[in-house]
Context: one part of a larger RNA
RNA sequence: GAACGAACGCUGGCGGCAUGCCUAACACAUGCAAGUCGAGCGAGAAAGUCCUUCGGGAUGAGUAAAGCGGCGCACGGGUGAGUAACACGUGGGUAAUCUACCUUUCAGUUUGGGAUAACUCUUCGAAAGAAGAGCUAAUACCGGAGAGACCACAAGGGCAUAAGCCCAAGGGGUUAAAGACGGGGACCUUUCGGGGCCUGUCGCUGGAAGAUGAGCUCGCGGCCUAUUAGCUAGUUGGUGGGGUAAUGGCCUACCAAGGCUUUGAUGGGUAGCUGGUCUGAGAGGAUGAUCAGUCACACUGGAACUGAGACACGGUCCAGACUCCUACGGGAGGCAGCAGUGGGGAAUUUUGCACAAUGGGCGCAAGCCUGAUGCAGCAAUGCCGCGUGGGUGAAGAAGGUUUUCGGAUUGUAAAUCCCUGUCGGCUGGGAAAAAUGUCUCUAUGGUUAAUAACCGUAGAGAGUGAUGGUACCAGCAAAGGAAGAGGCGGCUAACUCUGUGCCAGCAGCCGCGGUAAUACAGAGGCCUCAAGCGUUGUUC
Numbered sequence: 001g002a003a004c005g006a007a008c009g010c011u012g013g014c015g016g017c018a019u020g021c022c023u024a025a026c027a028c029a030u031g032c033a034a035g036u037c038g039a040g041c042g043a044g045a046a047a048g049u050c051c052u053u054c055g056g057g058a059u060g061a062g063u064a065a066a067g068c069g070g071c072g073c074a075c076g077g078g079u080g081a082g083u084a085a086c087a088c089g090u091g092g093g094u095a096a097u098c099u100a101c102c103u104u105u106c107a108g109u110u111u112g113g114g115a116u117a118a119c120u121c122u123u124c125g126a127a128a129g130a131a132g133a134g135c136u137a138a139u140a141c142c143g144g145a146g147a148g149a150c151c152a153c154a155a156g157g158g159c160a161u162a163a164g165c166c167c168a169a170g171g172g173g174u175u176a177a178a179g180a181c182g183g184g185g186a187c188c189u190u191u192c193g194g195g196g197c198c199u200g201u202c203g204c205u206g207g208a209a210g211a212u213g214a215g216c217u218c219g220c221g222g223c224c225u226a227u228u229a230g231c232u233a234g235u236u237g238g239u240g241g242g243g244u245a246a247u248g249g250c251c252u253a254c255c256a257a258g259g260c261u262u263u264g265a266u267g268g269g270u271a272g273c274u275g276g277u278c279u280g281a282g283a284g285g286a287u288g289a290u291c292a293g294u295c296a297c298a299c300u301g302g303a304a305c306u307g308a309g310a311c312a313c314g315g316u317c318c319a320g321a322c323u324c325c326u327a328c329g330g331g332a333g334g335c336a337g338c339a340g341u342g343g344g345g346a347a348u349u350u351u352g353c354a355c356a357a358u359g360g361g362c363g364c365a366a367g368c369c370u371g372a373u374g375c376a377g378c379a380a381u382g383c384c385g386c387g388u389g390g391g392u393g394a395a396g397a398a399g400g401u402u403u404u405c406g407g408a409u410u411g412u413a414a415a416u417c418c419c420u421g422u423c424g425g426c427u428g429g430g431a432a433a434a435a436u437g438u439c440u441c442u443a444u445g446g447u448u449a450a451u452a453a454c455c456g457u458a459g460a461g462a463g464u465g466a467u468g469g470u471a472c473c474a475g476c477a478a479a480g481g482a483a484g485a486g487g488c489g490g491c492u493a494a495c496u497c498u499g500u501g502c503c504a505g506c507a508g509c510c511g512c513g514g515u516a517a518u519a520c521a522g523a524g525g526c527c528u529c530a531a532g533c534g535u536u537g538u539u540c
Base pairs, nucleotide, nucleotide: 001540002539003538004537006536007535008534009533010532013386014385015384016383017382018381019379020378021344026342027341028340030339031338032337035071036070037069040068041067048059049058050057051056078297079296080295088221089220090219091218092217093216094215097214098213102210103209104208105207106206107205108204109203110144111143112142113141119134120133121132122131123130124129148175149174150173151172153170156167157166158165159164179202180201181200182199183198184197187196188195189194223269224268225267230260231259232258235257236256237255238254239253240252241251242250272294273293274292275291276287277286278285279284299320300319301318302317303316322333323332324331325330350376352375353374354373358372359370360369361368362367389419390418391417399410400409401408402407423481425476426475427474428473429472433467438462439461440460441459442458443457444456445455446454484529485528486527487526488525489510490509491508495524496523497522498521499520505512506511
């Protein structure tokens, strides 16, 4: 000199954009943060309103709430405790692997069965909840069929340096499916509701490929310590077996005795890593807030279940600590999600608004959910921009300070007069961000037996904004409401007077102060920055 997620002191007008628990991965009251689908399924209220013969009926409404089932909950959001490791970065390998939803493509979607929740009844319990009996449905569950696929075998063929890989006639074994919604001319059937049948859309099953995501593995790279020199028995390798999506001591039995290490093993300390950030001419040094990628964690420790994917932050089970409820028998909980509270600390914000946009989940869709996100609030925490007026004005006024008493200085500074109107104030107008999806109408193409339905394209119209009556624009009045902080001995820009008298005090270093202190304190003047200025801390 530069920088900061800063703090402290004094001061403080406005706006834009950013940033905001670095400490206790300490404990948490309250609310919200993951649901959705009735076009998978069975069942199904009430309030209110209307009518009434006062019995009830209609509507609300096949709505709400609940249940079975499907998909999602493994994303998004938080934190950095652990981790010195294939955790991360970079470049390879997978001939050792998996991949729901999505895209392309091929083939199929056949025939049967038995349950169970909801519901009803009974019982136990303070509660949380639980048990028994009975009824019922499905795109829930379970058989049969027959494809493709897979498995072991396999004549034969191809590729490869090799381990090996690929293709393949054949016979053997294992193994699929589910319907829903809309439209309809003829024909069949009907309990007259409909069904078969045809057709469209969405699904379902099997295969092949893609895309995306993930697992595993290898080369190289990046901390300190030798006042840590030896470490290692599943240890190193092999064979058989098990396990996994998959290689492998990953696990197990047996066999061999190996494996690592001064090019630093092992131990100890510290630490998430990276793109980056800060500094520096660079080399380098320091650092890893925000943003982006990635890993790890979710009260502490352990475990598996479900699932395409977890050993799962707002799932389950066990143990522990802590908190809460209890009828003392037993139960409930997990903010390192967003706000917020206590505590710790020098120190870090609102228990706000909205799903309008972007994105995500579910759904044919309408739509619902979304503390992701978009916005607003608080804080000079930072960066950037603007303002606190402009011109005129010498009697060089008054006052202050100083003086050699002549003057000098404050100083064009003020007053005066003439203007302007940024910001702030008041009044009025007032956005862009909105595109789609959806609905209506028209035209047209595809599909189809069809002019229906459905799908697509084009045009027109309707309708959707939290921010926000905000930005912005216009008008009105009015110089009015808006400047401080540090410094002035040298380094280092800026000097005099008074007080004090090695005292009181200053100080980054050198050093000032003991009676003429430009160094202390006050004043006047001056210097530098400026809505900031200084101090402290840390880095270069």

The part of an RNA shown here (small-subunit ribosomal RNA, 5' domain) has 540 nucleotides and comes from Deltaproteobacteria bacterium CG11_big_fil_rev_8_21_14_0_20_45_16. The source organism's lineage runs through Bacteria, delta/epsilon subdivisions and Deltaproteobacteria. The coordinates come from a structure-prediction model, not an experiment, and the mean pLDDT is 83. Its Rfam family is "Bacterial small subunit ribosomal RNA".